[in-house]
RNA sequence: GCGGCGGUAGUUCAGUUGGUUAGAAUGCUGGCCUGUCACGCCGGAGGUCGCGAGUUCAAGUCUCGUCCGCCGCGCCA
Numbered sequence: 001g002c003g004g005c006g007g008u009a010g011u012u013c014a015g016u017u018g019g020u021u022a023g024a025a026u027g028c029u030g031g032c033c034u035g036u037c038a039c040g041c042c043g044g045a046g047g048u049c050g051c052g053a054g055u056u057c058a059a060g061u062c063u064c065g066u067c068c069g070c071c072g073c074g075c076c077a
Stems, first nucleotide, its partner, number of pairs: 001073007010026004019057001028044005050066005
C1' cells in the first nucleotide's frame, strides 16, 4: 500500500427488509427485605450508535470520505 471484519450505555454484546419509544446482561443507584452484609424483589439514572458528509418523508442500518483496532496479502530493508 491492497483486501476483509469490527467500533452501539461504565463493561461485554444484540439490533431482522431503512420505519415511528435504541435494547439485554453486568455494573452504578433509590426503596423493600435482613439484627448487619450478601442473596432476592420492585424502581431509576446512564447513549453525539467512532467522526464528517450525502441519499431519503424517515438512517445504528444504504453510499462516500476519514480515524482507530484486529486478521490476511504485498512492498522496502
A computed fold for a 77-nucleotide RNA from Sulfurospirillum sp., annotated as transfer RNA.